[in-house]
RNA sequence: GGCCCAGUAGCUCAGGGGAUAGAGCAGUAGUUUCCUAAACUAUUAGUCGGACGUUCGAUUCGUCUCUGGGUCA
Numbered sequence: 001g002g003c004c005c006a007g008u009a010g011c012u013c014a015g016g017g018g019a020u021a022g023a024g025c026a027g028u029a030g031u032u033u034c035c036u037a038a039a040c041u042a043u044u045a046g047u048c049g050g051a052c053g054u055u056c057g058a059u060u061c062g063u064c065u066c067u068g069g070g071u072c073a
Stems, first nucleotide, its partner, number of pairs: 001072007010025004018056001027043005049065005
């Protein structure tokens, strides 16, 4: 330098044009308990890496770019 993959909540990940963007874990509050843990209930948390474009509409499609990984030379 070429090609490929990934980037979405604090962490691990789903979602591949129209839903209010979700799950598990973690956090916070509560119930229970003498206390703790566990269990259960409620709840907080996202410029969907960035920019531009396509579209009536983009997390989703295209281009460029950034970060990480793989591969070829």
This is a predicted structure of a 73-nucleotide RNA (transfer RNA) from a Spirochaetota bacterium. NCBI's taxonomy places the organism under Bacteria, Pseudomonadati, Spirochaetota. It matches the Rfam family "tRNA". By type it is a transfer RNA. About the family: Transfer RNA (tRNA) molecules are approximately 80 nucleotides in length.